[in-house]
RNA sequence: UCCCGCGUCGUCUAAUUGGCAGGACAUCGGGUUUUGAUCCCGACAAUUGAGGUUCAAAUCCUCACGCGGGAG
Numbered sequence: 001u002c003c004c005g006c007g008u009c010g011u012c013u014a015a016u017u018g019g020c021a022g023g024a025c026a027u028c029g030g031g032u033u034u035u036g037a038u039c040c041c042g043a044c045a046a047u048u049g050a051g052g053u054u055c056a057a058a059u060c061c062u063c064a065c066g067c068g069g070g071a072g
Base pairs, nucleotide, nucleotide: 001071002070003069004068005067006066007065010025011024012023013022019055027043028042029041030040031039048064049063050062051061052060
């Protein structure tokens, strides 16, 4: 320099191939308990960035950034 893949809550992982961004763990609050753990209820929290297409984009297109792999 070129080619390929990936990028979602703090972490892990879904979203039916364009139609309400969900779940688990963690954190916080409450209940239970003499206290703690376990258990139960609830809350908080994310689509790497900028454009484009579309009534509608995590999803499709372009560029950039980051990570991984390959070629020279």

Predicted 3D model of a 72-nucleotide RNA (transfer RNA) from a Streptosporangiaceae bacterium. The RNAcentral record of the sequence draws on ENA. Rfam family: tRNA. Gene Ontology term of the family: triplet codon-amino acid adaptor activity. From the family's description: Transfer RNA (tRNA) molecules are approximately 80 nucleotides in length. The coordinates come from a structure-prediction model, not an experiment, and the mean pLDDT is 80. The organism belongs to Streptosporangiaceae, within Bacteria.